A computed fold for a 101-nucleotide RNA from a marine eukaryotic metagenome, annotated as Guanidine-I riboswitch aptamer.

RNA sequence: AUAGAUCGCUAGGGUUCCGAUAAACUUACAAAGUUUGUGACUGGUCCGAGAGCAAUCGACCUUCUCCAGGAGGUUACACGGCGGGAUAAAAGCCCGGGAGA
Numbered sequence: 001a002u003a004g005a006u007c008g009c010u011a012g013g014g015u016u017c018c019g020a021u022a023a024a025c026u027u028a029c030a031a032a033g034u035u036u037g038u039g040a041c042u043g044g045u046c047c048g049a050g051a052g053c054a055a056u057c058g059a060c061c062u063u064c065u066c067c068a069g070g071a072g073g074u075u076a077c078a079c080g081g082c083g084g085g086a087u088a089a090a091a092g093c094c095c096g097g098g099a100g101a
Stems, first nucleotide, its partner, number of pairs: 004057003008053002012047002017044002019041001020038007058075007077097001079100001083095003
């Protein structure tokens, strides 16, 4: 400090939807259904990293070259609130490589 971009995934995150589960009700026990509650439900969908992973592209360096391109490499480092914002909701999401150290 313009400390690259995109995509996939993960740590993590909650509860709209699905599933799970509890209660009440409908009903002929049951099954089934409806309503309400529970994320102190391991789940599916979902959100998801600047300081996590991988890939691709880009940039730069070296080198080969039949001048079209090929090969190799670098892309480092990064402690961090409170508070606020989005979505149904929350979060290592966004404000934010912010304040501060």

The RNAcentral record of the sequence draws on MGnify.